[in-house]
Context: one part of a larger RNA
RNA sequence: AGACGGGGACUCGCACAAGCGGUGGAUUAUGUGGCUCAAUUCGUCGACAAACGAAGAACCUUACCAAGGUUAGAAAUGCAGCUGCAUCCUUUGUGAAAGCAGAGGAGCCUUCGAGGGUGCUGCACAGGUGGUGCACGGUCGUCGUCAGUUCGUGGUUUGAACUGUUCCCUUCAGUGGGGUAACGAACGCAACCCCCGUUGCCUGUUGCCUAUAUGGUCAGGCGAGACUGCUCCCUCACGGGAGAGGAAGGUGGGGAUGACGCCAAAUCAGCAUGUCCCUUGAUACCUUGGGCCGCACACAUAAUACAAUGGUCGGUACAACGAGAUGCAAUACCGCAAGGUGGAGCCAAUCUUUCAAAACCGUCCUCAGUACGGAUCGAGGUCUGCAAUCGACCUCGUGAAGCUGGAAUCGCUAGUAAUCCUGGGUCAGCCAAACCAGGGUGAAUACGUUCUCGAGUCUUGUACU
Numbered sequence: 001a002g003a004c005g006g007g008g009a010c011u012c013g014c015a016c017a018a019g020c021g022g023u024g025g026a027u028u029a030u031g032u033g034g035c036u037c038a039a040u041u042c043g044u045c046g047a048c049a050a051a052c053g054a055a056g057a058a059c060c061u062u063a064c065c066a067a068g069g070u071u072a073g074a075a076a077u078g079c080a081g082c083u084g085c086a087u088c089c090u091u092u093g094u095g096a097a098a099g100c101a102g103a104g105g106a107g108c109c110u111u112c113g114a115g116g117g118u119g120c121u122g123c124a125c126a127g128g129u130g131g132u133g134c135a136c137g138g139u140c141g142u143c144g145u146c147a148g149u150u151c152g153u154g155g156u157u158u159g160a161a162c163u164g165u166u167c168c169c170u171u172c173a174g175u176g177g178g179g180u181a182a183c184g185a186a187c188g189c190a191a192c193c194c195c196c197g198u199u200g201c202c203u204g205u206u207g208c209c210u211a212u213a214u215g216g217u218c219a220g221g222c223g224a225g226a227c228u229g230c231u232c233c234c235u236c237a238c239g240g241g242a243g244a245g246g247a248a249g250g251u252g253g254g255g256a257u258g259a260c261g262c263c264a265a266a267u268c269a270g271c272a273u274g275u276c277c278c279u280u281g282a283u284a285c286c287u288u289g290g291g292c293c294g295c296a297c298a299c300a301u302a303a304u305a306c307a308a309u310g311g312u313c314g315g316u317a318c319a320a321c322g323a324g325a326u327g328c329a330a331u332a333c334c335g336c337a338a339g340g341u342g343g344a345g346c347c348a349a350u351c352u353u354u355c356a357a358a359a360c361c362g363u364c365c366u367c368a369g370u371a372c373g374g375a376u377c378g379a380g381g382u383c384u385g386c387a388a389u390c391g392a393c394c395u396c397g398u399g400a401a402g403c404u405g406g407a408a409u410c411g412c413u414a415g416u417a418a419u420c421c422u423g424g425g426u427c428a429g430c431c432a433a434a435c436c437a438g439g440g441u442g443a444a445u446a447c448g449u450u451c452u453c454g455a456g457u458c459u460u461g462u463a464c465u
Base pairs, nucleotide, nucleotide: 001465002464003462004461005460007459008458009457010456011455012454013453015449016448019412020411021410022409023408026304027303028302029301030300031299032298033297034295035294042053043052064290065289066288067287068286069285070284073125077124078123079122080121081120082119087106088105089104090103091102092101093100094099108116109115127278128277130276131275132274137271138267139266141263143261148187149186150185151184152183153182154163155162156161167178168177169176193255194254195253196252198224199223200222201221202220203219204218208216209215210213227249230243231242232241233240234239306405310365311364313362314361315360322353323352324351327346328345332341333340334339372402377397378396379395380394381393382392383391418441419440420439421438422437423436424435
């Protein structure tokens, strides 16, 4: 100087408390461990792994396994030789395909020097999702959006080092003010950036309303607006408290932005890369099939429920963000439905997706394992795709566990929690109940900081570094 303390003082954080809703019990989905297996590819493991890499494993993907094949190779560069040679078509045998062994036909450019390019052969080489993240780059998690981390000169000290950065007040903040052997400065903080909320001016199609206007709404662009500016109280000041005006008030709300560093944290399988290893019955490459989905069990994350603030049936109202050409697909017709026929319109403020659902009105159910719950299973279908064994969806039937969940534990302070639908990416389809976004309805509570956890500043002890 740090680190640590069941030392102290002060301060903060959904940290506790006060509340609301969950997890832990049930079923299912997904991930992980374990077990099994020819293989169940690999990585990730407290917080900071486990709906994580994976924004989508039927084949492909695919790295794993079995079998069948190739060996200068599936793709690349160079050199040499050969080749009517850009390559294409037809075809035989074998085969699951890949491939192997053949047959027939057509057929280059050219400045005519040779060259270009194709294929074959040979030689250099390729190739590796093989190892090492404890050799690395890059990226990224965490402490933590916490308020800290340092430097120059000067001063103090034998020295390590200290001072500055401590102290008082204040702040979300090492924010600002005062004081001060310090004076300044840098990275952080804040601001500058984006979105939302109010409004002035300009513009007005493909947007909507109507009384068709020099309008409104909406959209786009450029501005304005908030600064403790004003009043009162406290204060030396900074600032704090109350209030007015205002769409908005003291950081208005949200996002992006992550200092010096810590964990030899993560990743050689995204990429890049040193080194080591394999390279002709390969650790390379191709193909078919299988596996990654396997199931006594354990854990994690979710979905759905256990019902009457509900379920069922009928009626009826109101969004926003998005997406669309191998695409979105309307009106119409067929089918109980999934869906089919068909194709108007739209490269989209034009057309389509697009009926939002909860809510509201009415009907039935009347506390029951039920008209709750929907797992599982049987049958019949639809769609995608070469292919459904392992996909999703529809209809009929079946109707399991489950009556609110032990110890324990999680999220959230406002348009938040809770709850209700909608869209998108990936994508042929989809195991999405995941993820990312959008809007609708819309709470309760915070006395307080004793305690739990974490963090910051000063100080104290130490046999630790």
A computed fold for a 465-nucleotide part of an RNA from Candidatus Kaiserbacteria bacterium RIFCSPLOWO2_02_FULL_56_11, annotated as small-subunit ribosomal RNA, 3' major domain. Rfam family: Bacterial small subunit ribosomal RNA. The organism belongs to Candidatus Kaiseribacteriota, within Bacteria. The full RNA is in RNAcentral, with records from ENA and SILVA. The coordinates come from a structure-prediction model, not an experiment, and the mean pLDDT is 81.